[in-house]
Notes: Model confidence (mean pLDDT): 80 of 100. Predicted 3D model of a 132-nucleotide RNA (c-di-AMP riboswitch aptamer (ydaO/yuaA leader)) from a soil metagenome. Rfam family: c-di-AMP riboswitch aptamer (ydaO/yuaA leader). From the family's description: This family represents a conserved RNA structure found upstream of the ydaO and yuaA genes in Bacillus subtilis and related genes in other bacteria.

C1' cells in the first nucleotide's frame, strides 16, 4: 500500500480544556491560462472567437424556430481499468460527457495570472522484459 483526476505536502492564526476536523493566511510540488522578436500571414463579408477536458467526427430515426439546434440509437477518433511498480502483447470490462471566457487571446523569451475539486470500487485474467 484500490481508482478516474492536477488536485498533494508542509507552515501558521482563530473559534476550543485537547486532538482530529473547519475557516483564514503563507509556501512547496504538480496543473493550467495571458503575454515579444522570428516564423505563422493580414482585412472584409457569412454561420463571430476561444479556453479547460480523452470526450472528437460520422451516420439513422424523431422533433423544431431547418447552412443549425434538440432527444433517443448505432458507431468512430481518443481515453482509463484489468491489484506490488513501470514497459509491452493477448483478452476482458468501461468512458467517448460536461462546463467556462464574452466579441477577445497562433507560436512566444522576460513577465502577470489562476487552479489545487469532485467523484467512485467490494474480488481482484495471462504471457514477456527489468525492477521492488
Nucleotide at each position: 500500500a484500490g481508482c478516474c483526476g492536477a488536485a498533494u505536502c508542509c507552515c501558521u492564526g482563530a473559534a476550543u480544556g485537547g486532538a482530529a476536523g473547519u475557516c483564514g493566511g503563507g509556501g512547496a510540488a504538480c496543473c493550467g491560462g495571458g503575454g515579444a522578436c522570428c516564423c505563422a500571414g493580414a482585412u472584409u463579408g457569412u454561420c463571430g472567437g476561444g479556453g479547460c477536458g480523452a470526450a472528437u467526427c460520422g451516420u439513422g430515426c424523431g422533433g423544431c424556430g431547418u447552412a443549425g439546434c434538440c432527444g433517443c440509437g448505432c458507431g468512430u477518433a481518443g481515453c482509463g481499468c484489468u491489484g506490488c511498480u513501470c514497459u509491452u502483447u493477448c483478452g476482458g470490462c468501461g468512458c467517448g460527457a460536461g462546463c467556462c471566457c464574452g466579441u477577445c487571446a497562433g507560436c512566444u523569451a522576460a513577465c502577470c495570472c489562476g487552479g489545487c475539486a469532485g467523484g467512485c470500487a467490494u474480488c481482484a485474467g495471462a504471457g514477456a522484459g527489468a525492477g521492488a